[in-house]
Molecule: transfer RNA
Organism: Burkholderiales bacterium
RNA sequence: GGGGGUAUAGCUCAGCUGGGAGAGCGUCGCAAUGGCAUUGCGAAGGUCAGCGGUUCGAUCCCGCUUACCUCCA
Numbered sequence: 001g002g003g004g005g006u007a008u009a010g011c012u013c014a015g016c017u018g019g020g021a022g023a024g025c026g027u028c029g030c031a032a033u034g035g036c037a038u039u040g041c042g043a044a045g046g047u048c049a050g051c052g053g054u055u056c057g058a059u060c061c062c063g064c065u066u067a068c069c070u071c072c073a
Stems, first nucleotide, its partner, number of pairs: 001072007010025004019056001027043006049065005
C1' cells in the first nucleotide's frame, strides 16, 4: 500500500425480511435471613463509532472517515 472482518448499555454479546432497541453479568432499591452468603422481585443505564446518502421510515441498505483484528505484498 491492497483485500476481508469488527464497532449496539459499565463489561461480554444477541438483534431474523428496514418499522418494538434487547439478554447475561455488574450497579441501585425492596423482600426472604439474627447477620452474611444466596435467591426472588423491581429500577436506573443507549449519539446502535462518526459524517453524508437512499427511503414514508435506517442498528440494518449505499459511500466516505476513524479505531481495532486478520490476510496478501